[in-house]
RNA sequence: CAGUAAAAAGGCCAAACCCGUCGCGAGGCGGGGACGGAAAGCCACGGGUCUCCGAAAGGACAUAAGACAGCCGGGCUGCCUGG
Numbered sequence: 001c002a003g004u005a006a007a008a009a010g011g012c013c014a015a016a017c018c019c020g021u022c023g024c025g026a027g028g029c030g031g032g033g034a035c036g037g038a039a040a041g042c043c044a045c046g047g048g049u050c051u052c053c054g055a056a057a058g059g060a061c062a063u064a065a066g067a068c069a070g071c072c073g074g075g076c077u078g079c080c081u082g083g
Base pairs, nucleotide, nucleotide: 001082002081003080012037013036017032018031019030020029021028022027035070041076042075043074045073046072047071048068049067050066051065052059053058
């Protein structure tokens, strides 16, 4: 610097769902569980989605405060392989 094609070792993370817990909520955390992941490690910077009540019709509310990094970009770091 590259990961286009293929492969190996030691490992890592953990969707849905279930239980507990915190939160108005989106969701967070812990345990179980594996659909998947080569950044599914970290950062809300740009875009996006989501966050109140109600069975529904409908009502309430906001340029506010939040959630999601396993939605897409971007930034920082990193295992392995090759050069």
Background
The RNA shown here (c-di-GMP-I riboswitch aptamer) has 83 nucleotides and comes from a Deltaproteobacteria bacterium. Taxonomically the source falls in Myxococcia (Bacteria, Pseudomonadati, Myxococcota).